[in-house]
Molecule: small-subunit ribosomal RNA
Organism: uncultured bacterium
RNA sequence: GUCGAACGGUUUCGGAGGUCAGAAAUCAGAGGUCGGAGGUCAGAAAUCCGACAUCUGACUUCUGACCUCCGGGAUAGUGGCGGACGGGCGAGUAACGCGUGAGUAACCUGCCUGUAAGAGGGGGAUAACACACCGAAAGGUGUGCUAAUACCGCAUGGAGUAUCGAAGUCGCAUGACUUUGGUAUGAAAGAUUUAUCGCUUACAGAUGGACUCGCGUCCGAUUAGCUAGUUGGCGGGAUAACAGCCCACCAAGGCAACGAUCGGUAGCCGAACUGAGAGGUUGAUCGGCCGCAUUGGGACUGAGACACGGCCCAGACUCCUACGGGAGGCAGCAGUGGGGAAUAUUGCACAAUGGAGGGAACUCUGAUGCAGCAACGCCGCGUGAAGGAAGAAGGUCUUCGGAUUGUAAACUUUUGUCUUUGGGGAAGAAUAAUGACGGUACCCAAGGAGGAAGCCACGGCUAACUACGUGCCAGCAGCCGCGGUAAUACGUAGGUGGCAAGCGUUGUCCGGAUUUACUGGGUGUAAAGGGCGUGUAGGCGGGAUAACAAGUCAGGUGUGAAAUACCGAGGCUCAACUUCGGGGCUGCAUUUGAAACUGUUAUUCUUGAGUGCGGGAGAGGAAAGCGGAAUUCCUGGUGUAGCGGUGAAAUGCGUAGAUAUCAGGAGGAACACCGGUGGCGAAGGGCGGCUUUCUGGACCGUAACUGACGCUGAGGCGCGAAAGCGUGGGGAGCAAACAGGAUUAGAUACCCUGGUAGUCCACGCCGUAAACGAUGGAUACUAGGUGUGGGAGGUAUCGACCCCUUCCGUGCCGGAGUUAACACAAUAAGUAUCCCACCUGGGGAGUACGGCCGCAAGGUUGAAACUCAAAGGAAUUGACGGGGGCCCGCACAAGCAGUGGAGUAUGUGGUUUAAUUCGAAGCAACGCGAAGAACCUUACCCGGUCUUGACAUCUGCUGAACCUUGCAGAGAUGCAGGGGUGCCUUCGGGAGCAGCAAGACAGGUGGUGCAUGGUUGUCGUCAGCUCGUGUCGUGAGAUGUUGGGUUAAGUCCCGCAACGAGCGCAACCCCUAUUGCCAGUUACUAACAUUAAGUUGAGGACUCUGGCGAGACUGCCGGCGACAAGUCGGAGGAAGGUGGGGAUGACGUCAAAUCAUCAUGCCCCUUAUGACCGGGGCAACACACGUACCACAAUGGCCGGUAAACAGAGGGAAGCAAAGCCGCGAGGCGGAGCAAAUCCCGAAAAACGGUCUCAGUUCAGAUUGCAGGCUGAAACUCGCCUGUAUGAAGACGGAAUUGCUAGUAAUCGCGAAUCAGCAUGUCGCGGUGAAUACGUUCCCGGGCCUUGUACACACCGCCCGUCACACCAUGAGAGUCGAUAACACCCGAAGCCUGUGAGCCAACCCGAAAGGGGAGCAGCAGUCGAAGGUGGGAUCGAUGAUUGGGGUG
Repeated sequence: GUCGAACGGUUUCGGAGGUCAGAAAUCAGAGGUCGGAGGUCAGAAAUCCGACAUCUGACUUCUGACCUCCGGGAUAGUGGCGGACGGGCGAGUAACGCGUGAGUAACCUGCCUGUAAGAGGGGGAUAACACACCGAAAGGUGUGCUAAUACCGCAUGGAGUAUCGAAGUCGCAUGACUUUGGUAUGAAAGAUUUAUCGCUUACAGAUGGACUCGCGUCCGAUUAGCUAGUUGGCGGGAUAACAGCCCACCAAGGCAACGAUCGGUAGCCGAACUGAGAGGUUGAUCGGCCGCAUUGGGACUGAGACACGGCCCAGACUCCUACGGGAGGCAGCAGUGGGGAAUAUUGCACAAUGGAGGGAACUCUGAUGCAGCAACGCCGCGUGAAGGAAGAAGGUCUUCGGAUUGUAAACUUUUGUCUUUGGGGAAGAAUAAUGACGGUACCCAAGGAGGAAGCCACGGCUAACUACGUGCCAGCAGCCGCGGUAAUACGUAGGUGGCAAGCGUUGUCCGGAUUUACUGGGUGUAAAGGGCGUGUAGGCGGGAUAACAAGUCAGGUGUGAAAUACCGAGGCUCAACUUCGGGGCUGCAUUUGAAACUGUUAUUCUUGAGUGCGGGAGAGGAAAGCGGAAUUCCUGGUGUAGCGGUGAAAUGCGUAGAUAUCAGGAGGAACACCGGUGGCGAAGGGCGGCUUUCUGGACCGUAACUGACGCUGAGGCGCGAAAGCGUGGGGAGCAAACAGGAUUAGAUACCCUGGUAGUCCACGCCGUAAACGAUGGAUACUAGGUGUGGGAGGUAUCGACCCCUUCCGUGCCGGAGUUAACACAAUAAGUAUCCCACCUGGGGAGUACGGCCGCAAGGUUGAAACUCAAAGGAAUUGACGGGGGCCCGCACAAGCAGUGGAGUAUGUGGUUUAAUUCGAAGCAACGCGAAGAACCUUACCCGGUCUUGACAUCUGCUGAACCUUGCAGAGAUGCAGGGGUGCCUUCGGGAGCAGCAAGACAGGUGGUGCAUGGUUGUCGUCAGCUCGUGUCGUGAGAUGUUGGGUUAAGUCCCGCAACGAGCGCAACCCCUAUUGCCAGUUACUAACAUUAAGUUGAGGACUCUGGCGAGACUGCCGGCGACAAGUCGGAGGAAGGUGGGGAUGACGUCAAAUCAUCAUGCCCCUUAUGACCGGGGCAACACACGUACCACAAUGGCCGGUAAACAGAGGGAAGCAAAGCCGCGAGGCGGAGCAAAUCCCGAAAAACGGUCUCAGUUCAGAUUGCAGGCUGAAACUCGCCUGUAUGAAGACGGAAUUGCUAGUAAUCGCGAAUCAGCAUGUCGCGGUGAAUACGUUCCCGGGCCUUGUACACACCGCCCGUCACACCAUGAGAGUCGAUAACACCCGAAGCCUGUGAGCCAACCCGAAAGGGGAGCAGCAGUCGAAGGUGGGAUCGAUGAUUGGGGUG
């Protein structure tokens, strides 16, 4: 984009279209007409005339009966024409059914047209009717009468037909045509209004049909063979006609890989939809053809049927019945029931068009023309138009400012399409009449914006975004995917977008899809080259000449229906629709021509191919024989205790003498060195000792011969590793299975000791492999370089070597080109041609079923259901590896001290509890937030209270604020008092504070760190992370940043398609180590003076303080290195190669931590999740873990004195506190001094001496009792300290594990923050002061390069199989049920045909007649024959206990 659509919402009108997609069911009306002929019936009416006859009558008149004639109506039957058209449907049909083009010399054709001729004269019946009878009915029988344009003879007869002749012409053939002679046969119908309409024969035309042929016409080979009237012939029959169409006989053919047969599906076409086209799909409506009419069979009639609204028979079904029998066929139009997702009125009219009958009038016509229902599709119109900003109200959102809906509305002006009312009113009719549609279309007038908008979507694809609700729920979804508390994706609303009387959904087809590739694809690795050869059919094929004209090309002719489509015009107001004209319909047939190419035929050529001749190379094949080395076994000798085997062992062998060694022998298998990306072979990693015989092929040279003999190759045939199978041998070594020993959690494995098939030979089978170059074969062409194997040639007087040229093979590198990339690249994956094979998403599955092959194992061919949205290739960046290389780090190693065991402290888990508030969770939570929970803190619990609130802003009123007393209460709080009247002022009031009131609001340590800011941890102070421009690559990306060195370092140097730059590194900053200068107080004191004392003078030297400088840069020398960077050593120097330490933390990672520091979005609470108070809890305690402290002792404990032992860095006013005094002590009294280089707080270990003597101790100190001290309203829960008494575990710590490389570890004490008090914690400070580092194999972490990858939430990844459960489809299965098409036999209806026909028998003939003949009929028999029955098979489907695998979760 499309639709015969359906469904869900919605719906003003009109035009012109279409509307049961499943041949299941069922009925009145849809096909009649014609009065010409013979009849029948009923009725009406008037007059006249005419004719005849009878009765009566003198005549006239009237009336009736009968007869005749005319006109009209009805119509059962006889008869004619039509019911073979029109209308419906698509079951069947894979077919000459359809399409297209031919043919009929093998045919028919009513009505119609033309031409020619004719129509004479007779005959016998029969419906209707009457009567009788049978039957329930449908219907039927008998007798009698009658007519025809019904039926039957006769006459005439050109033509026709048949046959016998004659002459001529034509055709591809059978043969046909023309003229002519003879014989035979052979027609007719009338009516009438006198206009005509009919009838017969013949020829011709037209129309319609019949038959034949070429070409085209779906899928399946898991359908490969089919066929007996089958194929053909001769002769008959039948037919309109050809023909095995049918029959008798004869022959054995016919079809098929160019797909027969069988199975499935299907009406075909013009056309329709789609597409750029080629194609693909469809076959509704309209048109052509075919087939069918309840199912099957059959004929009759007829011009035409094997007949939709005819007949007969059989079957199924329905209906009627008196049970004996009958009737019926909507796939005609409406309609009914049923079914279904789904498809309309039991309408009007023959007015038009057309058809049947008729001379016509006319009749009939559910064909047709119209109307009705339903948005089913197409087309058209409308639902108003213009103005209109206070940008109204309302809605929605909001950053609260506004924005948007939105000129939209209101309002003003205006119009009248459609609609409504009234009036007029067609064409369609040719033609005098006749209009269903229809009072319709259309026109006029009037009224009034009045009556007329929805549907879908809004995450991307894809145009269109916000709010609320919901919270992996409810739901959405075409694909990707949304939804787990801020959803543009669910639902609703507002807004927006799209389309619009429609809009969406579902379904179908085409497109996009070059995704079956003709146009227009591929096969090294994505799916895909057959394992290899040989060769059949087929396809393709070298040079030259000539001919032909099949292909090819050009022209002509016929056809290619109409409609449709396209173009141009016209008609409905436009359009849809429709009319006219034009071109086209790419095709088929035929004819004329051309001859380059293909083809065919003929001649010819040598370059393709082959042969010959001459050479050399080779593990090419087959058979036979021979050889040595080695293993094993046997015999004998020597010899003694082990051997063997492994990571280590054991099983095993050995004192019955092994292994080892020597000699001899047996047997089997394999052939070291040469040996080589060397050779041979079609392939298979097939061939490897030597000799002989037989034998295949390739290569080189030559150019004698053949003369395209070639290439490929579906099927076929052959070969085909290993394993395996069969039969018979053989069996040394090796070795599936098996046994034992190890390993292991296990070890049906890897390792070891044994060991059978097998491996070997002969013959036969199997027929597969990652049978791989994952690369089919052939030919030609297209830069090079360099090896190697075989041959030939050139040059040099003859040789060898070298060199050069060339052919064949085999490798590597590489350019163009190709390729998705990787790569290939004369041995192509390049450029071309030819042939074969194969592929078309993954799984299911190389499975199932079937076929073929096989002894079996199995092979080959080879699906589907179902399921997924991927599977896959190549490359890229990362990450990872029990991959590689290089390097680093207290990473290991080397050391020292620990932890893990004990006790205690502290944190955590767990448990408990009214509460034990919350957070932190591997490293990177756990002496963490917390630099200090008795109350407070405090967030938790219990109880008591408050509700504009403990805190902020605004409004009003009152009062200064404020201080204070008493009572009640646990307190919060409540009640009752007392004091106090301030400041500014324009005199109105105001500022501040407090109280009261109302509401806006406050408040929240409530939630979300996965909504956030900020801050922080970690990898990691690791050396990395990037950018611009350029270059390379299709791209992701790469390069730079890799490489060679070097460094602590992406530090630096060199090289380089890179050149530069940024963030990191380093440096700049601080402390520290040396020193100079300046400055000396509170610091210092060498000299001088002085003192108890740097105490005081004095000094500015020293120390020190703190400012400014200097100094270190691989600067110098040497070695190494690349003349580099640098490194090693040295000198000098206080310090040497970043001197030591700190601060400093790149791009990023961990949804890392924190909403409880703070800030903050959203959500939640609002007499409570807010606020106040008292008490309790955060301190619980079976237990587990982390971090520490103190110990276990003699390198120690205790005691003593000393030399007044010796520091650094800090702190100090609600403070540090000296001296002195008291107390055993904690501490108390005291209070000098000090806002500090001034005063105060203040060392310990060490050193010296004594004692203890290895013990649970003179170690260790937990726990507990008593007595005290301090802080503080308050030490019970729950502080610290002192004295005394008590004296637990613990004797150096399992597996495991931590820190540290020098002023470091270890050890010793001191200070500070927090703080009323509380320190084993934390942050700092100094004192004493080691050991070790061979080294980088290993563990951990990290950096760079490289490699593999199926990983990318990235190895804590991914992922395989069984088992268990649920569901789904499917195979097998004892079977069971059904369907289909054939076959064999039985039965055999109707009917045609054949025979018979003793029964019946009007027309013609004979006969006077009777009667006979001829023709015919009934009946009977036979062939064929539908349905039915029986039978065995075939195919397909359904189902089946059980069972197999598969898929999904």